This is a predicted complex of two RNAs, RNase P RNA and transfer RNA, with 465 nucleotides together.
The prediction has a mean pLDDT of 75.

[in-house]
RNA sequence: UGAGUCGGCCGGGUGGCCGCGGUCUGGGCGGCGUCCGGAGGAUGUCCGCACCAGGCUGAGGAAGGUCGGGGCUCCGCAGGGCAGGGUGCUGGCUAGCGGCCAGUCGGGGUGACCCGGGGAAAGUGCCACAGAGAACAGACCGCCGAUGACGACCGUGUCCAACAGGCAAGGUCGAACAGGCAAGGGUGAAACGGUGCGGUAAGAGCGCACCAGCAGGCGGAGCGAUCCGGCUGGCUCGGCAAACCCCACCCGGAGCAAGGUCGAGCAGGGACCACGGGCUGCCCGCCCGACGCCGGUACUCCCGGCAGUCAGUCCCGGGUAGACCGCUCAGAUGGAUGGCCACCGUGCCGUAUUGCGCGGCAUACAGAACCCCGCCUACAGGCCGGCUCACCGC
RNA sequence: GCGGGCGUAGUUCAGCGGCAGAACAUCAGCUUCCCAAGCUGAGAACGCGGGUUCGAUUCCCGUCGCCCGCU
Numbered sequence: 001u002g003a004g005u006c007g008g009c010c011g012g013g014u015g016g017c018c019g020c021g022g023u024c025u026g027g028g029c030g031g032c033g034u035c036c037g038g039a040g041g042a043u044g045u046c047c048g049c050a051c052c053a054g055g056c057u058g059a060g061g062a063a064g065g066u067c068g069g070g071g072c073u074c075c076g077c078a079g080g081g082c083a084g085g086g087u088g089c090u091g092g093c094u095a096g097c098g099g100c101c102a103g104u105c106g107g108g109g110u111g112a113c114c115c116g117g118g119g120a121a122a123g124u125g126c127c128a129c130a131g132a133g134a135a136c137a138g139a140c141c142g143c144c145g146a147u148g149a150c151g152a153c154c155g156u157g158u159c160c161a162a163c164a165g166g167c168a169a170g171g172u173c174g175a176a177c178a179g180g181c182a183a184g185g186g187u188g189a190a191a192c193g194g195u196g197c198g199g200u201a202a203g204a205g206c207g208c209a210c211c212a213g214c215a216g217g218c219g220g221a222g223c224g225a226u227c228c229g230g231c232u233g234g235c236u237c238g239g240c241a242a243a244c245c246c247c248a249c250c251c252g253g254a255g256c257a258a259g260g261u262c263g264a265g266c267a268g269g270g271a272c273c274a275c276g277g278g279c280u281g282c283c284c285g286c287c288c289g290a291c292g293c294c295g296g297u298a299c300u301c302c303c304g305g306c307a308g309u310c311a312g313u314c315c316c317g318g319g320u321a322g323a324c325c326g327c328u329c330a331g332a333u334g335g336a337u338g339g340c341c342a343c344c345g346u347g348c349c350g351u352a353u354u355g356c357g358c359g360g361c362a363u364a365c366a367g368a369a370c371c372c373c374g375c376c377u378a379c380a381g382g383c384c385g386g387c388u389c390a391c392c393g394c
Numbered sequence: 395g396c397g398g399g400c401g402u403a404g405u406u407c408a409g410c411g412g413c414a415g416a417a418c419a420u421c422a423g424c425u426u427c428c429c430a431a432g433c434u435g436a437g438a439a440c441g442c443g444g445g446u447u448c449g450a451u452u453c454c455c456g457u458c459g460c461c462c463g464c465u
Stems, first nucleotide, its partner, number of pairs: 001390010012344007020058008028049004032044005060365001064376002067374005072255004084251005089103005104117005118246002123244002125240003140185002142181003147178002150174005156168004193211006212236001214233003218229004259325004268316005275289005290309002292306005345363007395464007404418004412448001420436005441457005
């Protein structure tokens, strides 16, 4: 200098004008109470307002997604288990978590560093295509053919007087029928340890040495996961549990539209007051009488009319609409935190020999609604620090 | 706020570890004087990123979008 990796931080500033939410103070208006009084006036530790003025205050690193926990609230609950769901190396932190820190093992990277983590020697299941064979494996090419059978040749014995021929055991050779093997080729993501020597007919953990791995003991380090060393054994055991499953641990359900307080109206219950009779036992309706009101008419009688005569008032519990609380030094409930202008900052581009300067463009993601701790995701641009690799210079 | 489901061809749906299919639509050819119908053929897709696995449309995680239910 370039490339990379990890961690942390900022994420616009100042001023002016016009606006918005909350709250406090003062004023105004209205209501209510009290006092004085003829309309009206005065007053208040009262209430309300979409009014006026002033002061103070008003988004984030993610307020987002709502993924995991918790607070809070209501319901349920003797204890334990089943079912269902979640988590999964070890130790620690934490109220808790699937979070964080440290360690350990495995994988990736030249490296800094990153990613992942129970059990496959409990059981069940799956492993397409290719390939001979895919999980107590298998034989296509290949190697062998020691042994048995076959063929050719050789000599021996025997039957025969002898030859030929037959029979018997043997030797050599051949092909590869039975059969043996799994070293090599080939298939596949994966083929039942690797290398070497011995061994064999050919071979093979068949035997041996070393290496790798596994199991069971032992010694040492560590709280532990785990690591180091050594002994014995059989020779070797596939992968998948983000397949069922097994093991360990955790989880009661719902959510601020939770929930609480007050509470119109209607309906229900009770009390008070209040009309009697008949048709017809009840309701409605009709009739008669009485009461009340209106008119004729100022009063009484009388006459006529009436939609009046059980409505009304008070109390009670539950509780709807609604209001308030829950709700917060931001705290709304159609949901505020904004817009414009000027200057500056930052980055990029152009002009300019560099610089100063000038001009243009960009300035993100996103916006609280009960709160908190985490995780994940989005993000213009920039800053700081640790470390790694490559090249150059001294 | 709480819960559930779905993204596969232009459209509607299958497929749920092993070469991604169907119907309609599109295009081309045949047929017809022409069109339609019919016949034959072709093209065309697993929302995106990572992981598990020999292998992922399917399983897991994250993310984006859509739909539905309850209060």
It holds a member of the Rfam family "Bacterial RNase P class A". Rfam describes the family as follows. Ribonuclease P (RNase P) is a ubiquitous endoribonuclease, found in archaea, bacteria and eukarya as well as chloroplasts and mitochondria.